[in-house]
């Protein structure tokens, strides 16, 4: 450098859900908590996947019906660094 993650060894993150709290919503912040994670560290510009408030077109009866990401998820794929061991 590479490919691997069985067994150590120092540690690390923190699902669901509960309390705030920020938001129109997904969702995010912080505290609690553990389902899990060898990158669950970092990227939202690519694919996917969420939401749809402003806009937009229908209706004009509505607290309606659709399109739309300029908001989102990195614990989906992918990109990119990187601790320990073992070949």
């Nucleotide at each position: 450098g590479c490919u691997c993650g069985a067994a150590a060894a120092a540690g690390g993150c923190a699902a669901a859900c509960c309390g705030u709290u920020c938001g129109a919503a997904a969702g995010g912040g912080c505290g609690g908590g553990a389902c899990g994670c060898a990158a669950a560290g970092c990227c939202a510009u690519u694919g996917g996947c969420c939401u749809a408030a402003a806009u937009c077109c229908c209706a004009a009866a509505a607290c309606g019906g659709g399109a739309c990401a300029u908001g989102g998820c990195a614990g989906c794929a992918g990109g990119u660094u990187g601790c320990c061991g073992a070949g």
Molecule: c-di-GMP-I riboswitch aptamer
Organism: Deltaproteobacteria bacterium